RNAcentral holds the sequence, with entries from Ribocentre. A computed fold for an 86-nucleotide RNA from Neomoorella glycerini, annotated as c-di-GMP-I riboswitch aptamer. The coordinates come from a structure-prediction model, not an experiment, and the mean pLDDT is 89. Of the family's consensus pairs, 95% are formed in the model.
[in-house]
RNA sequence: CACCGUCAAAGGCAAAAUCACCGAAAGGUGGUGACGCAAAGCCAUGGGUCUAAAGUAGGAUCUACUAUGAUCGCCAGGCUGCCGGU
Numbered sequence: 001c002a003c004c005g006u007c008a009a010a011g012g013c014a015a016a017a018u019c020a021c022c023g024a025a026a027g028g029u030g031g032u033g034a035c036g037c038a039a040a041g042c043c044a045u046g047g048g049u050c051u052a053a054a055g056u057a058g059g060a061u062c063u064a065c066u067a068u069g070a071u072c073g074c075c076a077g078g079c080u081g082c083c084g085g086u
Stems, first nucleotide, its partner, number of pairs: 002086004012037002017032006035073001041079003045076003048071003055065004
């Protein structure tokens, strides 16, 4: 340096739920909490999925479409990292 992840070792992260806050919502932030994760570290670049405020349309006080919003713990990709083995 490359590839692999093997009851190791030292550690790390933190699902659901819940409390508070932010947000139109999806969802996010912090506390509690651990379902799990060898990148469950970072990046919204490609795709998927979620939401629909504003906008547009209509059969109209609703319905539909739509991302500029979100999701990296959905997949892929890029960058970086611990230990061990070859």